[in-house]
RNA sequence: GCCCCGGUAGCACAGAGGAUAGUGCGGCGGCCUCCGGAGCCGCAAACAGGGGUUCGAUUCCCUUCCGGGGUACCA
Numbered sequence: 001g002c003c004c005c006g007g008u009a010g011c012a013c014a015g016a017g018g019a020u021a022g023u024g025c026g027g028c029g030g031c032c033u034c035c036g037g038a039g040c041c042g043c044a045a046a047c048a049g050g051g052g053u054u055c056g057a058u059u060c061c062c063u064u065c066c067g068g069g070g071u072a073c074c075a
């Protein structure tokens, strides 16, 4: 250089055209408890950037950036 995979809450991951974007762990608050833990209830927090397609994009297309992997022989 080329090819492939990936980038979504603090972390690990789902979601692949229309759901108020979800789960676990973590955080915060409450209940409970002598205190803490566990348990239960609740809250906050996210689609890498830019364009395009579409009535509608986290999802499809192009491009940039970032991460991981393959390739450098032969044909």
Base pairs, nucleotide, nucleotide: 001071002070003069004068005067006066007065010025011024012023013022018055027043028042029041030040031039048064049063050062051061052060